Molecule: c-di-AMP riboswitch aptamer (ydaO/yuaA leader)
Organism: Chloroflexota bacterium
RNA sequence: UUAAAAUUGUAGCCUAAGUUCGUUCAAAGAACGGACGCGGGGGACCCGAUUCCGGGGCGCAUUCCUGAAAGGGAUAGGGCACUUCCAAGCCCGAGCCCGCCAGCUAACCCCGCAGGCGUUUGGAAGGGCAACA
Numbered sequence: 001u002u003a004a005a006a007u008u009g010u011a012g013c014c015u016a017a018g019u020u021c022g023u024u025c026a027a028a029g030a031a032c033g034g035a036c037g038c039g040g041g042g043g044a045c046c047c048g049a050u051u052c053c054g055g056g057g058c059g060c061a062u063u064c065c066u067g068a069a070a071g072g073g074a075u076a077g078g079g080c081a082c083u084u085c086c087a088a089g090c091c092c093g094a095g096c097c098c099g100c101c102a103g104c105u106a107a108c109c110c111c112g113c114a115g116g117c118g119u120u121u122g123g124a125a126g127g128g129c130a131a132c133a
Stems, first nucleotide, its partner, number of pairs: 012117003018036008037113006047103001054101001055098004063074004077092004082126007
């Protein structure tokens, strides 16, 4: 000097996936239960719809072309670090679930708060953190 690993710290990113209280475990932390917050599903009248080519849900992840397949090329849509707008650039464009059954839907009922990561640049406007005095 370079690379890797570990630990600590931090205004992190995608996402609904956060905050907090109590109990238990020796603790880190986890599990269980509750509250607030965020998110999803079921569920009337009215209206709407059509059930084997079954139908439906979560999600940005849909659709088209090509290929025997694997795959490849595009694409609706989505993401890029305080927020919004403009421009350029880069990336994703998956996967899973219900099980013959669900449109909307007030009251009401049920469920989730996993997981994966490390920050592109310029301009304009607005906001904000830290340090010092």